This is a predicted complex of two RNAs, RNase P RNA and transfer RNA, with 500 nucleotides together. Rfam match: Bacterial RNase P class A. It is annotated as a ribozyme. The coordinates come from a structure-prediction model, not an experiment, and the mean pLDDT is 76.
[in-house]
RNA sequence: AGAGGAGACUGGGUGAUCGCUCGGUACCUUGUGUGCCGGGAGGAAAGUCCGGACUCCAUGGGCGGGGCGCUGGGUAAUCCCCAGGCGGAGCAAUCCGACACCUGCACCACAGAAAACAAACCGCCGAUGGCCAAGGCGACGGGAUUCGCUCUCGCCGCUGCGGCUCAGGUAAGGGUGAAACGGCGGGGUAAGAGCCCACCGCAGGGAUGGUGACAUCGCUGGCACGGUAAGCGUCGCCCGGUGCAAGGCCAAAUAGGAAGACACGUGCGGCGCUCGCAAGGGCGCGGCGCAACGACUGGCCCGGUCGAGGUCUUCGGGUAGGUCGCUCGAGGUUCGGGGUAACUCGAAUCCCAGAGAAAUGAUCACCCAGGCAUGGACUCCGGUUCAUGCGGGACAGAAUCCGGCUUAUAGGUUUCCUCGCUCG
RNA sequence: GCGCCUGUAGCUCAGUGGAUAGAGCACUUGCCUCCGGAGCAAGGGGCCACAGGUUCAAAUCCUGUCAGGCGCACCA
Numbered sequence: 001a002g003a004g005g006a007g008a009c010u011g012g013g014u015g016a017u018c019g020c021u022c023g024g025u026a027c028c029u030u031g032u033g034u035g036c037c038g039g040g041a042g043g044a045a046a047g048u049c050c051g052g053a054c055u056c057c058a059u060g061g062g063c064g065g066g067g068c069g070c071u072g073g074g075u076a077a078u079c080c081c082c083a084g085g086c087g088g089a090g091c092a093a094u095c096c097g098a099c100a101c102c103u104g105c106a107c108c109a110c111a112g113a114a115a116a117c118a119a120a121c122c123g124c125c126g127a128u129g130g131c132c133a134a135g136g137c138g139a140c141g142g143g144a145u146u147c148g149c150u151c152u153c154g155c156c157g158c159u160g161c162g163g164c165u166c167a168g169g170u171a172a173g174g175g176u177g178a179a180a181c182g183g184c185g186g187g188g189u190a191a192g193a194g195c196c197c198a199c200c201g202c203a204g205g206g207a208u209g210g211u212g213a214c215a216u217c218g219c220u221g222g223c224a225c226g227g228u229a230a231g232c233g234u235c236g237c238c239c240g241g242u243g244c245a246a247g248g249c250c251a252a253a254u255a256g257g258a259a260g261a262c263a264c265g266u267g268c269g270g271c272g273c274u275c276g277c278a279a280g281g282g283c284g285c286g287g288c289g290c291a292a293c294g295a296c297u298g299g300c301c302c303g304g305u306c307g308a309g310g311u312c313u314u315c316g317g318g319u320a321g322g323u324c325g326c327u328c329g330a331g332g333u334u335c336g337g338g339g340u341a342a343c344u345c346g347a348a349u350c351c352c353a354g355a356g357a358a359a360u361g362a363u364c365a366c367c368c369a370g371g372c373a374u375g376g377a378c379u380c381c382g383g384u385u386c387a388u389g390c391g392g393g394a395c396a397g398a399a400u401c402c403g404g405c406u407u408a409u410a411g412g413u414u415u416c417c418u419c420g421c422u423c424g
Numbered sequence: 425g426c427g428c429c430u431g432u433a434g435c436u437c438a439g440u441g442g443a444u445a446g447a448g449c450a451c452u453u454g455c456c457u458c459c460g461g462a463g464c465a466a467g468g469g470g471c472c473a474c475a476g477g478u479u480c481a482a483a484u485c486c487u488g489u490c491a492g493g494c495g496c497a498c499c500a
Stems, first nucleotide, its partner, number of pairs: 002419009012367007020040008028031001042395001046406002049404005054243001056241002060302004065239005070084005085099001086097004100234002104232002106228003121174002123170003128167002130164003135159004140154005182200002185197003201223001202221003206217004247324004257315006266291004270285006293307005317499003331350008368393001371390008425496007434449004442480001451467005473489005
C1' cells in the first nucleotide's frame, strides 16, 4: 500500500443580533408583566415488533386462545444479551441459523414404469422351466452292395453346441423428478443385489470427558425408518385484561331527553299473624336460605358478586377549561472489586427537556471536513501542493417512563484481526 | 399518543400451497344501425404494495418495511 472481517466514537464549530419554552430569583404597574441567572432533542426521539414499571378493573377452577422452543448463564423481564454445542458459507479473520417431535391425520402438482406396505419403461440376464435345434450315440425299418463289413435314407429314444427372450430374474446402468428405499471399491453371480467383505454413513446399547447441549472411543446389527409441523397436531415452559385519550381532583354547561332490548318478579322452604283438636289452610314479609332468571365478572362453562335500584345498545344534547399523574430514574460519570463475558457489587460525585396542538428557532460573519471548476509549481505521469471562484454537512424532531430489537443514515475519527504481495 | 384493520386489472371484488391468476363494470376493434345507444363477437391490460425467508413449488405460510383507512376524551 491492496482486498476483506469485527467493533468503538462522532455526526458541523465559534461569535453577534432578534426570538420561543420551563424553572429560580428581584421589582411593581400583580400582568400567564419586565429584568437577571440556569436548563432546553436523538443514535435512532421512528416502526409500535417484544419485555417491563405505573394505572384502574378483575382476583377461584377448567376449556379455549396467544407466545417461546439446542445447552448453560445474565436480567425487573423478554421473541433481548453473553458464553458454549451442532449444522451451513468462506482459503482465513469471521458470518448465518424459527436449531424440540413426522410413533396420529393430511399433502407431495407436472414429469416418470414406479412417489411411500415401492416399482420392471429402456437396458442386462435368461442359470432354472418352456420352444426351436446343428452335431453325437443307440435301437428298428427300407435301399445299395464285392453279402463280411460298410455306405445311404427314414423313424424313434437319449444327449445337446447354439438360438428365441416365452415364463421369469435383476434396482448395477439409462431416462424422469425437488425427492427413486444407504455411498464407494472389491469379491461373488446367469445377470445382479449388504448376497459377502473393507472404509464411510445409519440404528441400538456401552465406556470415558463435560453442569449440560454434545464430543471421542470401541462393541453389536447388514440397513429397517423419504420430505413438509413459517400444514393440522404432540410435548415442555410462560402469559389475567387495560393502556397516561390509563387514572384522581376541581370547575363549566344542558332537552338531566328519545327509541330499542332484558326485566319491572317466580317457585320451594323460612318467618310473623291467623283459622283448625290435628293433618293442613288463609293473609302478609322480602331483613333470611336454596334453586332458577337477569346484570357484571377477559371469549365460553362452572363458580363468585349484585338484584328493583335499573343495566346495556343506538340516537340526540352539553363542555372541550384548570390541575395532579409528569419526570430523581431498573439514572449518568469516575474509581475499585467479582465474572471469559453479558452483567453485577461497593464508594465518590452530578441533576441532565417537560411542552400540551405542542418550545428547542431565524439572520449575518468567520472557520472546519469533504466536493467541483480554472490557473501555477513539482512529478515516479498514478497524482501531490498552492491560489482564486462556485458550492457545501446525511437520516431525522421528544409527548407517561424505562430495557431491547428492527428499520433509515452523507460523511469523519479510531482499535484489533485475516489473506496474498513487495521491501528489510 | 394508544389500539386495530386493509393492500389482487382503470374501479368494485373472487381466489384450498401446484391455473397461462379470474368475474362484473370500464377500455379497444369488428358486426348491427341512416347515426348514436343497447345488443352480439373478439381482444388488450397484473413484477398479486415492496423486500427477505420456509417449501421441490408462494397471490396464499412467516418476518420486516411502505402506503391507506378506522376507533378511543369528559359530563348528563